[in-house]
RNA sequence: GGAUCCGUAGCUCAGUUGGCUAGAGCGCCCGGUUUACAUCCGGAAGGUCACAGGUUCAAGUCCUGUCGGAUCCA
Numbered sequence: 001g002g003a004u005c006c007g008u009a010g011c012u013c014a015g016u017u018g019g020c021u022a023g024a025g026c027g028c029c030c031g032g033u034u035u036a037c038a039u040c041c042g043g044a045a046g047g048u049c050a051c052a053g054g055u056u057c058a059a060g061u062c063c064u065g066u067c068g069g070a071u072c073c074a
Stems, first nucleotide, its partner, number of pairs: 001073007010026004019057001029043004050066005
């Protein structure tokens, strides 16, 4: 330098063929249970879907560019 894949909550990820309000597990916080801790149960918070632009009535999803990461080729 070229090719492919990936970027969604603090972490690991799902999100199918574009369609209602973006989700799960773990973690953090609050409450219950306990003498206490852990476990368990209930609840709440937490998101510019990497960034910018485009297409569309509608974009996490499609297209383009940029940035970052991984792998391969040279």

Source information
A computed fold for a 74-nucleotide RNA from a Patescibacteria group bacterium, annotated as transfer RNA. Its Rfam family is "tRNA". About the family: Transfer RNA (tRNA) molecules are approximately 80 nucleotides in length. The coordinates come from a structure-prediction model, not an experiment, and the mean pLDDT is 80.